A computed fold for a 58-nucleotide RNA from Ailuropoda melanoleuca, annotated as transfer RNA. Its mean pLDDT, the model's own confidence on a scale to 100, is 81. RNAcentral holds the sequence, with entries from Rfam. Its Rfam family is "tRNA". The family's RNA type in Rfam is transfer RNA. Its family is annotated with triplet codon-amino acid adaptor activity in the Gene Ontology.
[in-house]
RNA sequence: UGGCUCAGUCGGUAGAGCAUGAGACUCUCGAUCUCAGGGUUGUGGGUUCAAGUUCCAC
Numbered sequence: 001u002g003g004c005u006c007a008g009u010c011g012g013u014a015g016a017g018c019a020u021g022a023g024a025c026u027c028u029c030g031a032u033c034u035c036a037g038g039g040u041u042g043u044g045g046g047u048u049c050a051a052g053u054u055c056c057a058c
Stems, first nucleotide, its partner, number of pairs: 003018004012049001020036005042058005
């Protein structure tokens, strides 16, 4: 660090839960199940082939 709460190992393709939307199921609601959308990782800079990860300022 997604609308919210949080992971991310030794630097190597950004993940989960909740919420939201759609569908299934149900007489209806709820519950349950399936799928989907959603991120320039606080801002600016440095190091590096490569930064969520390292360094500096705010």